[in-house]
RNA sequence: CUCUUAUCCAGAGAGGUGGAGGGACUGGCCCUUUGAAGCCUCGGCAGCAGACUUAGAAAGUACUGUGCCAAUUCCAGAAAGUUUUACUUGAAGAUAAGAA
Repeated sequence: CUCUUAUCCAGAGAGGUGGAGGGACUGGCCCUUUGAAGCCUCGGCAGCAGACUUAGAAAGUACUGUGCCAAUUCCAGAAAGUUUUACUUGAAGAUAAGAA
């Protein structure tokens, strides 16, 4: 990087450093010098895989590997359907597990 499966209206931030961007992309709309991104420390959320508890299913714990901690994945997107203009499926993206 590609493919498969599952999930995405819930949840959870302080300090230091840094000094202008960030929210994947495009459009919109937002956040941000009352301090963006990045990095560090500590904390938290979740429960995908492993591990453990359990006779087992289901469930649980949160030890390990990840992930995450503004706004529904911030909203919309290509395409299709319908009771037709606002919903569903889905596209794109993200994460986990697996495969080549």